[in-house]
Context: one part of a larger RNA
RNA sequence: AGCUCCUGAAGGAACUCGGCAAAAAAGCAGGCGUAAGUUCGCAAUAUGCCUUCCCUAAGAAAUUAGGGCGCAGCGAAAGUUCCCCUGGCGACUGUUUACCAAAAACACAGAUCCCUGCUAACUCGUAAGAGGAUGUAUAGGGGUUGAGGCCUGACCAGUGCUGGAACGUUAACAGUUGCGGUUAUUAUUCUUCGGAGUAAUAGCUGACGACUCGAAGCGCCAGUGAACGUCGGCAGUAACUAUAACUGUCCAAAGGUAGCGUAUUCCCUUGCCGGGUAAGUUCCGGCCCGCAUGAAAGGCUUAACGACUAGGGGACUGUCUCCAGGAGUUGCUCGGUGAAAAUGCAGUACCGGUGAAGAUGCCGGUUACCUGCGGCUAGACAGAAAGACCCCAGAAGGUUUACUAUAGUUUAGUAUUGGGUUUUGGUUUUGAAUGCGUAGCGUAGGUGGUAGACUUUGAAAUUUUACUUUCGGGUAGAAUGGAGUCGUCAAUGAAACACCACUCUUUUAAGGCCUUAAUUCUAAUUUUUGUAUCAGCAAGAUAACAGUACUUGACAGGUAGUUCAAGUGGGGCCCUUGCCUCCUAAAAAGUAAUGGAGGCGUUUAAAGGUUGGCUAACUCCGGAUGGAAAUCGGAGUGAUAGGGUAAAGCCAUAUGCCAGCUUUACUGCAAGGAGGAUAUUCCGCGCAGUUGGGAAACCAGAACUUAGUGAACCGAUGGAUUUUAAUAGAAAAUCCAGAGAUCAUCAGUCAAAACUUACUCUGGGGAUAACAGGCUAGUAGAGCCCGCGAGUCCAUAUCAACGGCUCUGUUCGGCACCUCGAUGUCGGCUCAGCGCAUCCUGGGGGUGGAGAAGCUCCCAAGGGUUUGGCUGUUCGCCAAUUAAAGCGUUACGUGAGCUGGGUUCAGACCGUCGUGAGACAGGUUGGUCCUUAUCUACCGCAGGCGUUAAAUCUUGAGGGAACUUCUCAUUAGUACGAGAGGACCGUGAGGAACUAACCUCUGGUGUACCAGCUGUUUUGCCAAAAGCAUUGCUGGGUAGCUAAGUUAGGAAGGGAUAAGCGCUGAAAGCAUAUAAGCACGAAACCCGUCCCAAGAUUAGGAUUUAUAGACUUCUCAAAGAUUAUGAGUUUGAUAGGCUGCAAGUGUAAGGACAGUAAUGUCUUUAGCUGAGCAGUACUAAUAAGUCUACG
Repeated sequence: AGCUCCUGAAGGAACUCGGCAAAAAAGCAGGCGUAAGUUCGCAAUAUGCCUUCCCUAAGAAAUUAGGGCGCAGCGAAAGUUCCCCUGGCGACUGUUUACCAAAAACACAGAUCCCUGCUAACUCGUAAGAGGAUGUAUAGGGGUUGAGGCCUGACCAGUGCUGGAACGUUAACAGUUGCGGUUAUUAUUCUUCGGAGUAAUAGCUGACGACUCGAAGCGCCAGUGAACGUCGGCAGUAACUAUAACUGUCCAAAGGUAGCGUAUUCCCUUGCCGGGUAAGUUCCGGCCCGCAUGAAAGGCUUAACGACUAGGGGACUGUCUCCAGGAGUUGCUCGGUGAAAAUGCAGUACCGGUGAAGAUGCCGGUUACCUGCGGCUAGACAGAAAGACCCCAGAAGGUUUACUAUAGUUUAGUAUUGGGUUUUGGUUUUGAAUGCGUAGCGUAGGUGGUAGACUUUGAAAUUUUACUUUCGGGUAGAAUGGAGUCGUCAAUGAAACACCACUCUUUUAAGGCCUUAAUUCUAAUUUUUGUAUCAGCAAGAUAACAGUACUUGACAGGUAGUUCAAGUGGGGCCCUUGCCUCCUAAAAAGUAAUGGAGGCGUUUAAAGGUUGGCUAACUCCGGAUGGAAAUCGGAGUGAUAGGGUAAAGCCAUAUGCCAGCUUUACUGCAAGGAGGAUAUUCCGCGCAGUUGGGAAACCAGAACUUAGUGAACCGAUGGAUUUUAAUAGAAAAUCCAGAGAUCAUCAGUCAAAACUUACUCUGGGGAUAACAGGCUAGUAGAGCCCGCGAGUCCAUAUCAACGGCUCUGUUCGGCACCUCGAUGUCGGCUCAGCGCAUCCUGGGGGUGGAGAAGCUCCCAAGGGUUUGGCUGUUCGCCAAUUAAAGCGUUACGUGAGCUGGGUUCAGACCGUCGUGAGACAGGUUGGUCCUUAUCUACCGCAGGCGUUAAAUCUUGAGGGAACUUCUCAUUAGUACGAGAGGACCGUGAGGAACUAACCUCUGGUGUACCAGCUGUUUUGCCAAAAGCAUUGCUGGGUAGCUAAGUUAGGAAGGGAUAAGCGCUGAAAGCAUAUAAGCACGAAACCCGUCCCAAGAUUAGGAUUUAUAGACUUCUCAAAGAUUAUGAGUUUGAUAGGCUGCAAGUGUAAGGACAGUAAUGUCUUUAGCUGAGCAGUACUAAUAAGUCUACG
């Protein structure tokens, strides 16, 4: 010193983030008594008061009455809620992160929504099958909310879900058809007779088309919020002001209702008011401007409950003021045993500097004899863990309206798969009907034939039924009826009619084929029951559905694989990414930055070519409408104009403007150059061909020049005298040409791609951020200069604008230099070191200084610089003091010293953002702080050697400590002042805090002292004792240690000075404190005071000794970790014992007496007593050994 305990004066939470920890009270014993609130059950053992032992008597007992002792009677131990008031959250009992979170999280009863009719939904499984359930909607599954009470508003536009089925869209299958290819046949055209082409028909064929049919889905239409969700803005207005019941306007699907509200939600914010406190960032009650409350992600309340969270009070205390003593154990010494981490090398000092920017190791100084032991933790950027923050690269988990798949669900088709009936649609056959412009007797489909046709096998007409209709009629059937009706001809018209044949439109009947839907049957299928369980048999149910297989469309984070750019004065956000022009760019070219400015992603059939011609623009003067500016004339300047389009360069012989004719805005090549990593890119003599203009020479392969863009692959298009898998063809490939890219991340990853991680992980980085250091000094802080002005006057008592010059390295920054194989981060506690730009105290100058009190400046760093309330706070505000309550630095000093409230892991809640996973320098609650010290440093203690013997006494080079300040009295109510007030200087007294020593006093402690008391065991029993129960508990207490107790200290004085003030005094006949000279002047400096000190290697000095001296061993304590030191060692009081005394306790035991007994009285201020003070050799310091100089 650590750990575990005991006790504590006075105070009593002042400690602290917080009463953490500890303490205390109470005592599931008895009696009495008990509030608010309330769901009437509770709250409640509320809170609180009394009793508790022994003896005697009564009583069955509970109990009552009387007596007795002690400080204390559940007398020890065990067992056992401290209490109260007020909020928040959660109703409750429960559950949870085994090993940092026990909670407000989860669950819960209750509420509500959705699904599910039984071979149930749902879950597991490939399936069989199983659970659900041997259950059946009062059941089961899922979602949300979370007892109870009062309630639960508006919105269906978006998303989802449910329903609907008219229309649109839509797959496979199926049907029809086209196109391409080829074979055969036929026809036809051309022919160089070799052949080539075209068309038709019939086959075969194509991963080629079109159309028809074709479900779900989607579109569409509704409903739905206790589904996902959402729930406005701007103005104006009332008779003070303010505010706005009110009004207007815009938007919206609708604009937040009740309630609550600075809240676990409020940024501003410590909101404002009130309460509580001396003082309240917390707390409680109100208010409402709700950044960003709000109604089952429920709103508001609520008794009871809570190891939850917040505030207050009582009691109590070592939490604290402020620590002290004691016990056990570890540490320490001795004996035994005996690890670990770590370790580049070590002969491992301090200061200043330097340096990869913080040095034991370098440079310069200074200090330092050699070696251990006990301590301490400031440093060794200590140890431990290839940093978890940050960035980079990679991975993994999660999410979703990322991409691409897929399970699953669902749709349709075909198969398993059969028979009837009805029915939808299509097609076909047969029959029947149908056909109205005008004109015409009239309802004329078309073409052709024909002059007759029909009729007792019943004509006309009438009645009636059915169908149809252009509403006129037409057709068919039935009845009556009993002999005619129609055509040719005529008229009309584009067409002429009876009758026959063929045929068209539309309709209808029946049949065939295909198809749609419904229904029915039973024999496939599936399944139930009985027969004892599945072989079978029987009787049912269902049924061509279902189920299953294949094909097919839809939905599909349920599942999976992946992606999610780079640059970047860290990263993210923002911005940028290709090309052109200028500047930067340093007179060749080139040249970077998140340097400064702008443009492009085209345009033009003329704005191209050529030939010929022309000259702008501005200003002034004159002139009708006519103006500043139109057109006309004149003059001046001279390229300022114009060149499609940015800028630069260039342009008058014009590259500018106008006109004529035109298409060189050509084909094939290309010497030679420019520029370039490459690939792209740029210029181009000349040749051949063919054109345009010009009389010609000539010019022309677009545009005054420099932007106007995209490599490969891929598929498509046009062309080709190319090639090829038996041959022919086809097809494919190849070659040529041009087209398809905001491939704009523009030298272009794939046809196809977003988020999140605080649950995270790996590899790396001090190549790159957060802390600290370093550099810098914009910002910050400080000083100086100038002096507008303020100050009545007056720049400079004091303050000081606009500006200027410096300094510091403290703020916010910049940079990214050490450190990412780790330099622990805010605040507090503890302990501080330094600076001075001084808060106080000291000395001075000025004052707008009368005195007092101030203001300002100069010198000065010796010492000092408070306690509380709030908050994690630093800071700050407040209360009360003070002489004063300084500012900084030291890794924002100090976590191998402590704490862990804040920040900054994992849980959870609220608000906001996000579809979501999740996120938030927003709030809230909870949440593991390791290390035995090797070296240096520091505090102590020893050994060796030296100082040339030893012992004793000293000097002091040098070092350290200390250094504070107030009040009162007096001088003196004096100086000063109108008064009120009120000194300097000097003297004295008393304090505060700090420091040191001590224990006489006051106390604390005092575990081998004394006494009391309980339970129990033992000494045979009584009595008396002993042990154990924290020293069992309780009351006292010697020595020692100790503070709160006592005593003392800071000084005086001297020297030299600072700022400042002077004397004499020149340079400079004056002046001048200075130049020579002389004197003052401060808590600062040097002495003085106290302590250490000759290893002060410069090792000092003095005295004494001559067998000196020292040590071991031994007895010890005023000493002590061990050593050492000190007292002794028989010539002895060193320790123990004994005796006496002091002092403590408080009247022992035994006996006697009194009392029924408990108990009391006397013997007795007794007995006992550790460390204290004396005396006394009874015991033990016996015996012995070692080293020794000079001489």

Notes
The part of an RNA shown here (large-subunit ribosomal RNA, half B) has 1191 nucleotides and comes from a Minisyncoccota bacterium. Lineage of the source: Bacteria > Bacillati > Minisyncoccota.